[in-house]
Context: one part of a larger RNA
RNA sequence: UUGGGUUUAAAGGGAGCGUAGACGGGGGAUUAAGUCAGUUGUGAAAGGCUGCGGCUCAACCGCAGCACUGCAGUUGAUACUGGUUCCCUUGAGUGCGGUUGAGGUGUAUGGAAUUCGUGGUGUAGCGGUGAAAUGCUUAGAUAUCACGAAGAACUCCGAUUGCGAAGGCAGCAUGCUGUAGCCUGACUGACGCUGAAGCUCGAAGGUGCGGGUAUCGAACAGGAUUAGAUACCCUGGUAGUCCGCACGGUAAACGAUGGAUGCCCGCUGUUGGCGAGAUACAGUCAGCGGCCAAGCGAAAGCGUUAAGCAUCCCACCUGGGGAGUACGCCGGCAACGGUGAAACUC
Numbered sequence: 001u002u003g004g005g006u007u008u009a010a011a012g013g014g015a016g017c018g019u020a021g022a023c024g025g026g027g028g029a030u031u032a033a034g035u036c037a038g039u040u041g042u043g044a045a046a047g048g049c050u051g052c053g054g055c056u057c058a059a060c061c062g063c064a065g066c067a068c069u070g071c072a073g074u075u076g077a078u079a080c081u082g083g084u085u086c087c088c089u090u091g092a093g094u095g096c097g098g099u100u101g102a103g104g105u106g107u108a109u110g111g112a113a114u115u116c117g118u119g120g121u122g123u124a125g126c127g128g129u130g131a132a133a134u135g136c137u138u139a140g141a142u143a144u145c146a147c148g149a150a151g152a153a154c155u156c157c158g159a160u161u162g163c164g165a166a167g168g169c170a171g172c173a174u175g176c177u178g179u180a181g182c183c184u185g186a187c188u189g190a191c192g193c194u195g196a197a198g199c200u201c202g203a204a205g206g207u208g209c210g211g212g213u214a215u216c217g218a219a220c221a222g223g224a225u226u227a228g229a230u231a232c233c234c235u236g237g238u239a240g241u242c243c244g245c246a247c248g249g250u251a252a253a254c255g256a257u258g259g260a261u262g263c264c265c266g267c268u269g270u271u272g273g274c275g276a277g278a279u280a281c282a283g284u285c286a287g288c289g290g291c292c293a294a295g296c297g298a299a300a301g302c303g304u305u306a307a308g309c310a311u312c313c314c315a316c317c318u319g320g321g322g323a324g325u326a327c328g329c330c331g332g333c334a335a336c337g338g339u340g341a342a343a344c345u346c
Base pairs, nucleotide, nucleotide: 003318004317005316006315007300008299012314014201015200016199017198021194023192025088026087027086028085029084030083031082033081034080035077036076037075038074039073040072041071042070048066049065050064051063052062053061054060091191092188093187094186095184097182103177104176105175106174107173109171110154114150115149116148117147118146119145120144121143125136126135162169163168206247207246208245209244210243211242216240220236221235222234223233258313259312260311261310262309263308266291267290268289269288270287271286272285273284274283295302296301319346320345321344328339329338330337331336
């Protein structure tokens, strides 16, 4: 490389948008590029294969034929693929209607708790632990009451609940705004799917500048524990945690499962629509869960939300270590990220 694979053995890109490319619904007409058939030319000779012949045989040599699977021209065929064109509606999109949701973003606002401040009551302890000590406290702490200040997070509701492409999103009100499902079948008429590059988004931690700082809390200090204890436990505590702008671009970024389309037994729970006089029962479409038939799988298990049966496109894997390292290049303020070997060794 071919092949075979990618939930857990190596392997799905963190996610989306999208360029080139690849692939692409039904009917008619046309074309004849791909495709198929005939024919012509060419495909040097030697060599190869088959047959015959010459050296006594063979090797060797001669003659004839075949092959040379290819290329070009030409004449046809038209099912499929492609080009052009006309039409269709089921794919895709749009409109109308009513609806659901922690989707995003901005602005206001609420109560509890925490810490701090002031004042009152009150007196000797508080705190913390396995036990202690460091620490706080007669300059009146802890406790308790009143008032005030600040910042951060939103108890219950709350749920295999909902929304979002992923990351993620939860007090309440509101401005702006995105998407999806349902119904209708009015409109467009294949406008689609995937997507190397590229662009955008991307938890926590980190970085730059400016604010903010209640809590918690890397580093650090002290107290313990211990043989030691650069830890686990305790008392403090700076960055950070919060906000704005900018950078960075990684995670067990997980369903460890790329996206799209079609097909294939059922039972059960739940969310949002639809329909009906109706809260029951049932039905239907779209989601979120549980259990199973067939089938698949090494098994665990998956099983209409497939890891089943198929098609299309992208990404990735190819023994362990060395190593996600070195070197180079690209990006970054840096931290570091992306790409990514080999020697050697088993």
The part of an RNA shown here (small-subunit ribosomal RNA, central domain) has 346 nucleotides and comes from an uncultured bacterium.